Molecule: SAM riboswitch aptamer (S box leader)
Organism: Acidimicrobiia bacterium
RNA sequence: CGUUCAUCAAGAGCGGCUGAGGGACAGGCCCGAAGACGCCGCGGCAACCAGCGAACCACGCCAGGUGCCAAUGCCUGAACGAUGAGCC
Numbered sequence: 001c002g003u004u005c006a007u008c009a010a011g012a013g014c015g016g017c018u019g020a021g022g023g024a025c026a027g028g029c030c031c032g033a034a035g036a037c038g039c040c041g042c043g044g045c046a047a048c049c050a051g052c053g054a055a056c057c058a059c060g061c062c063a064g065g066u067g068c069c070a071a072u073g074c075c076u077g078a079a080c081g082a083u084g085a086g087c088c
Stems, first nucleotide, its partner, number of pairs: 002087007013042005021031003025077004043069003048065002051061003073080001
């Protein structure tokens, strides 16, 4: 990168650095020099995989591996996107 399955109406800050766009794409509509987006530190949310209880499943504990911390995946559209796990 491809593919299979599952989920995507909940939840989650304070600093530092940088400096102009960003919200994947199109049309909207939003965020942004009162500093967005991105990176770093600390913090937090959550519970897909792992571990444990449970024969399996459901369920519970835990928080190691990820992930996440504007707006319902912001709305609509699409043979669209994101995350996790397996396979290749």